A computed fold for a 1513-nucleotide RNA from a metagenome, annotated as small-subunit ribosomal RNA.
Its mean pLDDT, the model's own confidence on a scale to 100, is 84.

RNA sequence: AGAGUUUGAUCCUGGCUCAGAAUGAACGCUGGCGGCGUGCCUAACACAUGCAAGUCGAACGAGAAAGAGGGGCAACCCUUAAGUAGAGUGGCAGACGGGUGAGUAACGCGUGGGUAACUUCCUUCAGGUGAGGAAUAACCUUCCGAAAGGAGGGCUAAUACCGCAUGAUAUCAUGAAGUCUUCGGACAUCAUGCUUAAAGCCGGGGAUUCUUCGGAACCCGGCGCCUGAAAAUAGGCCCGCGUCUCAUUAGCUAGUUGGUGAGGUAACGGCUCACCAAGGCAACGAUGGGUAGCCGGCCUAAGAGGGCGAUCGGCCACACUGGGACUGAGACACGGCCCAGACUCCUACGGGAGGCAGCAGUGAGGAAUUUUGCGCAAUGGGCGAAGGCCUGACGCAGCGACGCCGCGUGGGUGAUGAAGGUCUUCGGAUCGUAAAACCCUGUCGAGCGGGACGAAAUGUAUAAAAGAUAAUACCUUUUAUGCUUGACUGUACCGCUGGAGGAAGCUCCGGCUAACUACGUGCCAGCAGCCGCGGUAAUACGUAGGGAGCAAGCGUUGUUCGGAAUUAUUGGGCGUAAAGGGCGUGUAGGCGGUUAUGUAAGUCGAAUGUGAAAUCCCAUAGCUUAACUGUGGAACUGCGUUCGAUACUGCAUAACUUGAGUUCGGGAGAGGGAAGUGGAAUUCCUGGUGUAGCGGUGAAAUGCGUAGAGAUCAGGAGGAACACCGGUGGCGAAGGCGGCUUCCUGGACCGAUACUGACGCUGAGGCGCGAAAGCUAGGGGAGCAAACAGGAUUAGAUACCCUGGUAGUCCUAGCUGUAAACGAUGGGCACUUGGUGUUGCGGGUAUCGACCCCCGCAGUGCCGAAGCUAACGCAUUAAGUGCCCCGCCUGGGGAGUACGGUCGCAAGGCUGAAACUCAAAGGAAUUGACGGGGGCCCGCACAAGCGGUGGAGCAUGUGGUUUAAUUCGACGCAACGCGAAGAACCUUACCUGGGUUUGAACCAUAGAUGAAAGCUCCAGAAACGGAGCCCUCCUUCGGGACAUCUAUAGAGGUGCUGCAUGGCUGUCGUCAGCUCGUGUCGUGAGAUGUUGGGUUAAGUCCCGCAACGGGCGCAACCCUUACCCUUAGUUGCCAGCGGGUUAUGCCGGGAACUCUAAGGGGACUGCCUCGGAUAACGGGGAGGAAGGUGGGGAUGACGUCAAGUCCUCAUGGCCUUUAUGUCCAGGGCUACACACGUGCUACAAUGGGCGGGACAAAGGGUAGCGAUACCGCAAGGUGGAGCAAAUCCCAAAAAACCGUUCUCAGUUCAGAUUGUAGUCUGCAACUCGACUACAUGAAGGUGGAAUCGCUAGUAAUCGCGGAUCAGCACGCCGCGGUGAAUACGUUCCGGGCCUUGUACACACCGCCCGUCACAUCACGAAAGUCGGUUGCACUUGAAGCCGCUAAGCUAACUCGCAAGAGAGGCAAGCGUCCACGGUGUGAUCGAUGAUUGGGGUGAAGUCGAACAAGGUA
Repeated sequence: AGAGUUUGAUCCUGGCUCAGAAUGAACGCUGGCGGCGUGCCUAACACAUGCAAGUCGAACGAGAAAGAGGGGCAACCCUUAAGUAGAGUGGCAGACGGGUGAGUAACGCGUGGGUAACUUCCUUCAGGUGAGGAAUAACCUUCCGAAAGGAGGGCUAAUACCGCAUGAUAUCAUGAAGUCUUCGGACAUCAUGCUUAAAGCCGGGGAUUCUUCGGAACCCGGCGCCUGAAAAUAGGCCCGCGUCUCAUUAGCUAGUUGGUGAGGUAACGGCUCACCAAGGCAACGAUGGGUAGCCGGCCUAAGAGGGCGAUCGGCCACACUGGGACUGAGACACGGCCCAGACUCCUACGGGAGGCAGCAGUGAGGAAUUUUGCGCAAUGGGCGAAGGCCUGACGCAGCGACGCCGCGUGGGUGAUGAAGGUCUUCGGAUCGUAAAACCCUGUCGAGCGGGACGAAAUGUAUAAAAGAUAAUACCUUUUAUGCUUGACUGUACCGCUGGAGGAAGCUCCGGCUAACUACGUGCCAGCAGCCGCGGUAAUACGUAGGGAGCAAGCGUUGUUCGGAAUUAUUGGGCGUAAAGGGCGUGUAGGCGGUUAUGUAAGUCGAAUGUGAAAUCCCAUAGCUUAACUGUGGAACUGCGUUCGAUACUGCAUAACUUGAGUUCGGGAGAGGGAAGUGGAAUUCCUGGUGUAGCGGUGAAAUGCGUAGAGAUCAGGAGGAACACCGGUGGCGAAGGCGGCUUCCUGGACCGAUACUGACGCUGAGGCGCGAAAGCUAGGGGAGCAAACAGGAUUAGAUACCCUGGUAGUCCUAGCUGUAAACGAUGGGCACUUGGUGUUGCGGGUAUCGACCCCCGCAGUGCCGAAGCUAACGCAUUAAGUGCCCCGCCUGGGGAGUACGGUCGCAAGGCUGAAACUCAAAGGAAUUGACGGGGGCCCGCACAAGCGGUGGAGCAUGUGGUUUAAUUCGACGCAACGCGAAGAACCUUACCUGGGUUUGAACCAUAGAUGAAAGCUCCAGAAACGGAGCCCUCCUUCGGGACAUCUAUAGAGGUGCUGCAUGGCUGUCGUCAGCUCGUGUCGUGAGAUGUUGGGUUAAGUCCCGCAACGGGCGCAACCCUUACCCUUAGUUGCCAGCGGGUUAUGCCGGGAACUCUAAGGGGACUGCCUCGGAUAACGGGGAGGAAGGUGGGGAUGACGUCAAGUCCUCAUGGCCUUUAUGUCCAGGGCUACACACGUGCUACAAUGGGCGGGACAAAGGGUAGCGAUACCGCAAGGUGGAGCAAAUCCCAAAAAACCGUUCUCAGUUCAGAUUGUAGUCUGCAACUCGACUACAUGAAGGUGGAAUCGCUAGUAAUCGCGGAUCAGCACGCCGCGGUGAAUACGUUCCGGGCCUUGUACACACCGCCCGUCACAUCACGAAAGUCGGUUGCACUUGAAGCCGCUAAGCUAACUCGCAAGAGAGGCAAGCGUCCACGGUGUGAUCGAUGAUUGGGGUGAAGUCGAACAAGGUA
């Protein structure tokens, strides 16, 4: 620090996800040791049991028992235990310490200040501590009660209680004078008066007094007590600032806000009350709802921030729930009290008891959190004079890998690279120096032994000194010495013994992200953080081997921050990606021109106080190190105070003119409102003329018209809109505004002068305006026209088209308040190269004047520089550069929906979520592909022609059906006379049946045998089997060749996968295209080149050009054909010469010709002319056998179709191995209701029959072609000359031509079918061959929709040959003969190039939206029902404080001799306040609800829609 993921690819926007760190964690697998930490986050749920707050006898009274000893016969008594235990009175402490986080959004907390007051114990200072009284617990006794407890009577003490005295710098009142003052008062001083205190205990002393002889008074000391002052400490209260979220919570408030007076409090205060006033809070967020203890800090982060508030520390709140007070210095009190409630327990049913959110522990809840441990040794706390006692605070130990830190599980040598595992191309590779083996070490653990620190105090004893004192007692202080104290713990640590011995796992290995193979599985099982893997070769599932990472842990899950600049202060955006408010006006607010002075709030500097400690950071020190801990420093970015600075901002004052405004003069304008008015046109009405149609459409029809339409003329009515001018012209804030005239009225602009003096900009709320449609009421209504009706179209057509037509459109008054209200671009100001139009005004020059020209200001357009932008584009009218203000955005969908609120008559508007769901949604541009987009061009593509197919019969292939099998493959073009250049057996792969298993063929090794083959016979359908005959060659005699059998290794498969492959092939297409290097342009994908102007069959060539070149294709080179030449001359040829024949190159001979087959020539737009750009090239012409690639062939670019082929061959993987191999016989591939393709033959006279007589080319031939001759009607047979072939044979060419016949008919056409008889091939023609003869003589009358081929030696037509092959050809491959017609043109089809649109990229056979139907999920509404919280009103009124009363009760004080009276107090009663509760009525939140509404998701279905002009943009 980034990465993955939207696309075919790219850039951007944008979300999702990952890598990091952390954790009070949990879960899975695993687990050696130690140190330090840490451990109910859930039910503030309920709790058994034990412990957690007592102490003081030096405050007080009283006071056992067991035991022991003694006495006594015993009962019993005495002593001791012991003034002990246990209680009680009293004091102090139980308000600390410990727990928890429920409540609390608050002066609760943090920070900084303040003071109206209080403060036990401690410290310091001053003073005092006199003299009395009356009770009461304990105890004893009586009684009640189950208990807890209680009642009555009697006795007694105090540092308990109550008077009195004394007392001031305390309180109050009065008076005097002083200082300060905000004039209210405050402060301090003096005097007088009133009121208010106390308690004793311990130790020592012995002079004096008393004595019950103990002692007391007294003196000294110590500890107490009282009053006052001060300090400290701890709290109380108040204030500034800070402190979560919701505005779908906008108004809240009646003690409320303030005042006066009173009460109350330690104290200020509406804290409370009476009266008076009507205030107080709130958009800088009151009130209400939700959530939450706050902080130091902790985690994260570069920081700013964000999240959290366990452990440690500070504060707060709470103690079963609610209320209340008492005591006290302090509480409204966790282990106190009272009441109410819920719950639990005890009960004799009458009543009682209790509160673990103390430490352990239990149950429950939960994914989840420990021992009912030891000790007060240390630290700290309470009480005490002290010893000491108490202390689940605390110190320790235990449990848990929960976290952090440290250590170990060994080290070295060791190659035959062992065995074994895994992989393998079978060679090997790897685990791997890893192991073994050898040599070492000794941490941890184990055993044995030694053995600390933490301990210093206190106390006491002794000694000394000092203080106090009458004192060498006592006491206090200090010093020295001795003694006394350890839970942890026999722990840390140290030593010894022994011996590698006891100690490694977890996750991952497709990319991100380090790490790869095999097997299994086969969209199954499964994985997955995102993208995504898995459908038979999975590095992604499972296992194994190997590897990577971390390590006593490793992964997973949850959560937080980060990455995320993805809420942007640092540090984002808003033309098209999400995002500018429809527009203005203006309130609050924010921001604001120039100069000067003052001030010093902001700002800056310095000093100072504070910012607790711990934490973080630095240094250093202590545990062997580290974690951990100690010490010191720094820091704590904050707040307060004081002093200083004054540039900037603020504030105050004074001024200025440039911002803004006012004044004057102009001209422009569909700016607005009102009234009036004009013509054209449509429609309607009336009348005239006039006759059969009009109208409408792609074509029609509905409609109108003989009752007279349409057309035309005249007149009239009525409504709406204003042609031309008219213009990226004008005006307005926007919406918007268009005939003309008048009136009223707003704004802008230009020019000029003076004035005001910052008066400005923006603008949350508010207010106003706001197209069309719509609504209300009343008018109006010509045209147009939702709805509606009819006619068409259509599969349908609730549409598009047509004929009609109502709301509406118009006016008046009101409502609505939205639009793609768009420049998809908020407003203002300033700055930043230009060019060119246009509107308004002004100026200059020139002119007689105008125009033209130049300049300025204001508007409105276009093009473009820099710059900006993701790109497109914007560009002085910014989307550039800056400042100010407002609005808005934060992934897509759900959804601008629901609920709530508000506005509206309604329709609906404004505001505006969530659950759930997806990993994208999107912008711009690129390359393709596509378009019922455009342009150019080509092709038998159409057209023009000729001939066919589709109808018939037959042949052949296919589908289907059938079958035991009808083997398999091929399926639009580009499967279907295709693989198959030839299925009777064979072929053959299929079926049935019979055999066989190292196999039908080949081969290696080892062993055995000597034959095998052939022939004959038996059985059989054959294979197979049985019997017999025959029974080898070479040899160095070992054996070998060959063959059979056995064993092993290996066979075989036309079994599957052409979607694992090679090779080959088809197709687009013989179409003209497809690319590369370098350069250039672009952020990039890419572009350029290859586009453009011409031209060509051609990316062929020329020209131009940021391109310049190259390659694969095109063309040419190759073959053939057409002409000529040369050479050669047999088997071919025969002109001339000779011979011969009825005749024939038959013979001699010839080498001319034809021909043959080798080599050359020839054609190149070379020549002329015209066009063209002086080019390429094109038109025409000459010559030439041939003319513009002469004809034909071979030749097929990059690629496309997962095209075809595993059944040609090859091949991975899978399957099979007495079978899916192999052998054999028979059958099948030849079936047949039917459908299709390709052909043949026809339907006839351009013909058929018969007869005659002509002319080819190219081929084939020895297991062959086979002549002459003879036989047969013929197929053919007999026979065998010649020929391995320019020699012989197949071989007759046929159509054509000549003659004749038939005369338009199912025929003298056609030749299917069937019968009979034959021929040939073959082992064999039944299923199932071809041919012949005779007989038979079917359909068929030129073929519907549709469709195919062909542009010249072509179509058409005619025959010939060949491959395959024993035989079988209408098919296929070739050959020649005869030999046409037509092309105006480019709409269709296909293709090429350019361009355009695109939501397509599996690329239109694409993509994709909604309704309906089905399943499922979450949500809304709903008559209601249930519950939580809460407001208001009324009611009830426990305990308690306070108040009143108190006729009942009453020790202390007063009066009184007493009785008694009084003062005071109390019970009881009443009242105010008030908890729980009750009633009624609201609010709000949640749950549920028949039914209902839309939404999301899902495989396939129906109908139409969007994306191309998407076929109606």